[in-house]
Context: one part of a larger RNA
RNA sequence: CCAUUUAGUGGAUGGCUCGGCUCAAGCGCCGAUGAGGGGCGUGCCAAGUUGCGAUAAGCCCCGGGUAGGCACAAGGAGCCUUAGAACCGGGGAUGCCCUAAUGGGAACUCCUGACCCUCUGGGUCGGUCCUUCCUGGAUCGGGAACGCUCCGAAUUGAAACAUCUUAGUAGGAGCAGGAAGAGAAAUCAAACGAGAUGCCGUGAGUAACGGCGAGUGAAAGCGGCGGAGUUCAAACUGAAUCCCCAUCCGAAAGGAUGGGGAGAUGUGGGGUUGCAAGUAAAGGUCAGAGGACCCACCCUAUCGAAGCCGAAGUCCUCUGGAAUGAGGCGCCAUAGAGAGUGACAGCCUCGUAGGCGUAAGAUAGCGGGUUCGACCUUUACUUGAGUACCGUAGGUUGGAUUUCCUGCGGGAAGCUGGGGGCUACCAACCUCCAAAACUAAACACGUCUUGAGACCGAUAGCGGAGUAGUACCGUGAGGGAAAGCUGAAAAGUACCCCAAAUAAGGAGGUGAAAAGAGCCUGAAACUAAAUGGCUACGGAGUGAUACGGCUCGGAAGUGAUGAGUGAGCCCGAAGGAGAAUCCCGUGAGGGAUGAGUACGAGGGUUCACGAACAGGGUCGUAUCGUACGUUCUGGAGAACGGGCCAGGGAGUAUAUCUCAAUGGCGAGGCUAACCCGAAGAGGGGGAGCCGAAGGGUAACCGACAGGUUCGCAUCCUCUCCGAGGAGAGGAACGGCGUAUGAACUGCGUGGAGUCAUUGGGAUAUGACCCGAAGCCGGGUGAUCUAAGCGUGGGCAGGCUGAAGUUCUCCGAAAGGAGAAUGGAGGGCCGAACCGGUGAUGACCUGCAAAUCUCUCGGAUGACCCGCGUUUAGUGGAGAAAGACCAAUCGAACCCGGCGAUAGCUGGUUCCCUCCGAAACAUACCACAGUAUGACCCGACCGGAGAUGGAUAGCGCUGUAGAGCCACCGAUUGGGGGAUACGGGACCGAAAGGUCUCGCCCCCCUGUCAAACUCCGAAAGCGCUAUCGUCGUAGAAGGUCGGAGUCCGGGCUGGGGGAUAAGCUCCCAGUCCGUGAGGGAAAGAACCCAGACUGGGGUUAAGGUCCCCAAGUGUCAGCUAAGUGUUAACAUGAAAGAGCGUCACAGACCUCAGACAGCUGGAAGGUUAGCUUAGAAGCAGCUAUCCUCUAAGGAGUGCGUAACAGCUCACCAGCCGAGGUCUGUGGCAUCGAAAAUGGACGGGGCUUAAGCUGACCACCGAUACCCCAGGGCUCCGCGAGGAGAUCCGGUAGGAGGGCGUCCUGCCUGGGUGGAAGCAUCUCCGUGAGGAGGUGUGGACCGGGCAGGAACGAGAAUCCUGGCGAUAGUAGCAGCAUAGUCGGGUGAGAAUCCCGAUCGCCGAAGGGGCCAGGUUUCCUUGGCAAUGUUCGUCAGCCAAGGGUUAGCCGGUCCUAAGACAUGCCCCAACUGGAGCAUGUCAAAAGGGAAGCAGGUUAAUAUUCCUGCGCCAUCCAGUCUGUGCCUACAAAGGCGUCCGACACUUCCGGGUAGGCUGAGCGGCGUCGUCGCGCCGUCCAAGCACUGAAGCCUAUGGAGAGCCGUAAUGGCGAGAAGUAGGUGAAGGUGUGAUGGCGGAAGUCAGCUGAGCCCGGGAGUCCGUGAAAAGGAUGACUGGAUGCCCGUACCGAGAACCGACACAGGUGCCCCUGGCUGAGCAGGCCCAGGCGUGU
Repeated sequence: CCAUUUAGUGGAUGGCUCGGCUCAAGCGCCGAUGAGGGGCGUGCCAAGUUGCGAUAAGCCCCGGGUAGGCACAAGGAGCCUUAGAACCGGGGAUGCCCUAAUGGGAACUCCUGACCCUCUGGGUCGGUCCUUCCUGGAUCGGGAACGCUCCGAAUUGAAACAUCUUAGUAGGAGCAGGAAGAGAAAUCAAACGAGAUGCCGUGAGUAACGGCGAGUGAAAGCGGCGGAGUUCAAACUGAAUCCCCAUCCGAAAGGAUGGGGAGAUGUGGGGUUGCAAGUAAAGGUCAGAGGACCCACCCUAUCGAAGCCGAAGUCCUCUGGAAUGAGGCGCCAUAGAGAGUGACAGCCUCGUAGGCGUAAGAUAGCGGGUUCGACCUUUACUUGAGUACCGUAGGUUGGAUUUCCUGCGGGAAGCUGGGGGCUACCAACCUCCAAAACUAAACACGUCUUGAGACCGAUAGCGGAGUAGUACCGUGAGGGAAAGCUGAAAAGUACCCCAAAUAAGGAGGUGAAAAGAGCCUGAAACUAAAUGGCUACGGAGUGAUACGGCUCGGAAGUGAUGAGUGAGCCCGAAGGAGAAUCCCGUGAGGGAUGAGUACGAGGGUUCACGAACAGGGUCGUAUCGUACGUUCUGGAGAACGGGCCAGGGAGUAUAUCUCAAUGGCGAGGCUAACCCGAAGAGGGGGAGCCGAAGGGUAACCGACAGGUUCGCAUCCUCUCCGAGGAGAGGAACGGCGUAUGAACUGCGUGGAGUCAUUGGGAUAUGACCCGAAGCCGGGUGAUCUAAGCGUGGGCAGGCUGAAGUUCUCCGAAAGGAGAAUGGAGGGCCGAACCGGUGAUGACCUGCAAAUCUCUCGGAUGACCCGCGUUUAGUGGAGAAAGACCAAUCGAACCCGGCGAUAGCUGGUUCCCUCCGAAACAUACCACAGUAUGACCCGACCGGAGAUGGAUAGCGCUGUAGAGCCACCGAUUGGGGGAUACGGGACCGAAAGGUCUCGCCCCCCUGUCAAACUCCGAAAGCGCUAUCGUCGUAGAAGGUCGGAGUCCGGGCUGGGGGAUAAGCUCCCAGUCCGUGAGGGAAAGAACCCAGACUGGGGUUAAGGUCCCCAAGUGUCAGCUAAGUGUUAACAUGAAAGAGCGUCACAGACCUCAGACAGCUGGAAGGUUAGCUUAGAAGCAGCUAUCCUCUAAGGAGUGCGUAACAGCUCACCAGCCGAGGUCUGUGGCAUCGAAAAUGGACGGGGCUUAAGCUGACCACCGAUACCCCAGGGCUCCGCGAGGAGAUCCGGUAGGAGGGCGUCCUGCCUGGGUGGAAGCAUCUCCGUGAGGAGGUGUGGACCGGGCAGGAACGAGAAUCCUGGCGAUAGUAGCAGCAUAGUCGGGUGAGAAUCCCGAUCGCCGAAGGGGCCAGGUUUCCUUGGCAAUGUUCGUCAGCCAAGGGUUAGCCGGUCCUAAGACAUGCCCCAACUGGAGCAUGUCAAAAGGGAAGCAGGUUAAUAUUCCUGCGCCAUCCAGUCUGUGCCUACAAAGGCGUCCGACACUUCCGGGUAGGCUGAGCGGCGUCGUCGCGCCGUCCAAGCACUGAAGCCUAUGGAGAGCCGUAAUGGCGAGAAGUAGGUGAAGGUGUGAUGGCGGAAGUCAGCUGAGCCCGGGAGUCCGUGAAAAGGAUGACUGGAUGCCCGUACCGAGAACCGACACAGGUGCCCCUGGCUGAGCAGGCCCAGGCGUGU
């Protein structure tokens, strides 16, 4: 590592079901007599559910019922009951609080009144409407769906979209009922008639509407269900009427009497119609019966609650824990439905069939009451008005000109009348009588009751089988789970041991079995241990196949009828040797004979031994091999999806159409609703539908029972290889019908349909499943945030120094300057506070879903903050960023329309067999789509030819190529000609001329063409013939049904476009796609080759040194570069270069001596001339001669200033045989550069293992051959047979099967062990099936039919479980910090105590809101919670704890809210406004308390002491702002309540400091150091400033006064009186506190208290209650609610014991300092950033 076993984890599977789902029947309202719903209570112990309501798991009465009972619920303690409990039915009583909620009010199920009565108590008091005004009545709210009326979307469809559609749907508003609504013709119809309405079937997807698109869509009639008709207004009459109360009769209905009222704007009577009717009058006829409605005492009958009766085995034997099982023997049955009982029960129990029974009540009868004439003739009168109708504008409808409705404008008739009959008008005819009202049943729905089920069976079925709309989440609307099972019976493990332990364990007991508590079964993932195999030279889709080692091999399989092993013999397919001999070849080798022999897959058989084999596990060896699904031209792909396992998870249903199969009937076929019936079967039902005739726009007209021919099957005949005849169906012609002016035109025509079932397809519906962003409707949100409003609060300290004023100076003045004073400012610096600049720091699975640190901006203002309140999504709000409106904003959130739509992505579940594509064309707002065609599949018709091959013949063609005086076009060079024209030059005075270039023509020469051709193949095509192939085992052709496909790709060849491309666009072919196998190292499409299965052979491509099967093969050559070892392609190479080398060809030299080498010569004229400074062979220019020679240039190169010098050419000698040059070809070389080291596949290879040529052998595939088997197709009745050509396959078509769940019938198994689960064995091509063993402990199969929520690996699928990650990250970091000793304890870093050390100290101290809701305190605990520990705790359990006249609520009013009325609105739970009323502040206003003590936990609340307020009562004193008036009451009035910001002055207090005194403590030898030095309100007495008032006073060339401004005959200064705050002193207190002391002086001094002034404003800075409005004394009363604790670096908001946020509000010591800054320290608190 793999496997197995044993356990664990986990909770699948199986079995079960108190639950659900669906259908059917029944039944269907409740409420002011207080509903529905909720809250809170209620039990001996009581948390939840249930019941009930202070009479509280209950009380009373009646009936039933019978032995037990006190709910779920088992326990303890107790109690009730045969004097009849519990329980069941019926009827009563009680019934807290909220809710319509109703005396008033409220956010808080709470608060708070008035009145009455028979007063421990009870009752009444709401709004609206009606009303006879009263002691009256109705109504309000709720209800699952259904109903009526009103308002009324959008997604969507139309492949876009606007009319249209979705749809009058969703949703909203109002209202009603058990149903609602509709309803008794001014209706239809059609020349016949019907006779209210509704509903079902049909009519009918018809008429009709409709961008006449998508779509929408009636009615009459007919068949059924049901069945029902009435009343007013008016004419006439005129109180003849009705209601209430009282009394009497009656059971009641009703009747009688009296009183009061309604009613002449008419109660009652009468009357209600269309073939008109009625009334009145006049005239006439008939009748005495019956009809209609109401009541329910007695009686009768039938129903009707709980309930009652109800047959027959618990016989024998066996198994078992138990009998209902098995065997045996019986019985009942109007009962064998079902359930229970220790396994399966007719006879054990409950029931079942059948029968019985009554209370309340119901129905019917009997009975009682009330009430009513019918008709004919004549005349007069009556018969529904802003109506009918018309116009117009809209809505709506199928309603089209002719639906219905509405607005606006017109507007009738009067029975001699009016409406309608689907355009108007006229006439005729038919039909009905509007403008008033009521009306049962038949039909919709399902809260509820009962029953049933081919529904589900715990991831299913309702969301919910358990405390489920619960827990939990969210501010809220709203969202919304999981979770069933011990056993027959709790018999639910006594006792003992271990242990700190009541944890765990051991031993033991119960039970049939531990099934042992989330406990039936108990799968898988996953975990552990043991066992088997293996294991560190090995490398990887995990396997398949073969062989081997070790191991298992009990049963089920094979095997003594012989496994297996060994040996022998026989048969034997394809294929097929060898030795030996002969022959051929240079050779490898080959041929012949041997020999189709040996051998050969396999089969058969004999002998010997005699027990294993098959099979499983693991390891090894060999060969082959890159998972699965999907999307793609193409995937192992580094494209997407899946961590693993289990369970769930996707083509269904209805309607219509169409096709096929099967079946019935057939010129016919079938019923629908509905009725009978058991929700059945079956029977009835013929409305209606389809068919039987078509053509035509229509009017309208209206077809072959067969005239001709061919001919399949079949039949018949014959002379039977074959021929002939007849010939259904079939084909063709002809005829006919109709349309047309007509036709060689179109359609139809010689009868087959219809119904049912099943299957395929289409359309409509969510339509195979999952998936948007969005649109619309109705609601919920301003606890975040934006803005407004109301009411409150906050801003250390410092700096600057505006206006104004004063003084001085200057100036005539206006004005200016200086110095002071003054204290302005969207002024300055800077804490709190608010903000958020930079570090683009830290953090970035954080402390934190925005934080931390440093830095930074504002900080008296357009400032910041609390509480209350307002604005809402088609909206708000916005100093504006599309910012913000609850972690959501370019349109919030929630629910609904909704299963929106998605031409887009993903997924779509068992097997086998046969066939088998397309990635193209056309069209489309089309290009990711769709339709039609092409291509595929299936079925049928048809009935004899078909043909892609080969050859030949006869035709056709215009490509490749070629060509260019053969056209056309382009085009090089040259020559000639001509010259109108154009350019240039020249001549000329000009005309004009000459030359030249262009242009034009001719000739020669050179070159091109897809859209040139004088030509022109190979090929290709057509027809025919022959051969081949296919075809009666059915070809060709045709019809119908079903698809898929319309992203393609590679290669070869040919083209278009491009610099090119693994580019792009076409054509032909082929392959991949959809194709396996062999080869090319590996590779979709390159080569070979098309795979049914197993086996044996032979070859193909390609190979044969080793890896690696086959040659180190043969004969020749080339290469020296490791070139190469690559068929081609992905995988690269050129121009160019070279005495590389080989071969070939040509030219030249050469024994008269070549080429190379060596030796020697290489001279003279002359330094040629010119040029030059010089130029001498050698700067340059020109010329390049002559002589001597064997040869030697007026010089090849080097060199010099120029010479010189060296050298070459050239010549000779030595040497002695080939040499030089050019061209061509082969193989090599250079040219030749990429990133980690690397590729001929590798090793390696050199007369090859490279390259070239020619050969010989061999290897090599699923190809070919053979054997065996299977399938398919066809033939045959079958047995069986045939197949040369059959069996690769994606999309797709067709066929046949396997399995799961349920139902019916038949038939079986099971406690002597079912299902399930685990594992093993066998069978089948497969889906699968069968068997063995164990577990398990009660159900389960088979056959034939039927019905489905019927098959899983994938959907970033859903749910659960479990892994890997991982014993990992984290439990460190921002402000601190602990240590030692002791204690407790089983156990201590963490708990307690002490000591020491450290931290905060405008807080991390103290006091309070909001919010939380017991967290407070005590005791006992430690499983969980606590980021470790834990003896501890904000944890668990139990018990305890919150005490108020004077603290707050309560009262008042604010912004604002609500109610009612009016008004708006279709309506409302809606709405602005007005009026009235009521609410609204625990930070506004406001009657009244302080100090000390006390508890474990409360205190301004208890206690002590001393006070105060309000109201009432009693008493005393005393009057008034005004009025009324009077014992303290009302009205009116005034004042207080009562108010901004800035700034200044004054008076105080708290606090602090200093010094002294006193006391205490510590140190100590002294000096010295640190701490303390008190006490409230009210009352009384005294005191107390400013200001104001009064009196007096009487001021100007002024006076007084302030910090400043200022004041004064409207009276300054001064004087006096009055009023007057905080505060002070005394008292309170012989008290309280402290261990004691418990004094004095000084300084400082407030953001606190009080008084006063000034400035500023386009800002002027709440309201009401309440009070003033008697005094004093005594007494009484003062209810209700809150009060614990936290208030934050753990009790709040942030999911957390979270470095964040949260009002302040309130207090704030010392030193330093301006300072609440910073630093250090008191008091106090911490060491727990657990």
This is a predicted structure of a 1730-nucleotide part of an RNA (large-subunit ribosomal RNA, half A) from a Methanosarcinales archaeon. Its mean pLDDT, the model's own confidence on a scale to 100, is 81. The organism belongs to Methanosarcinales, within Archaea.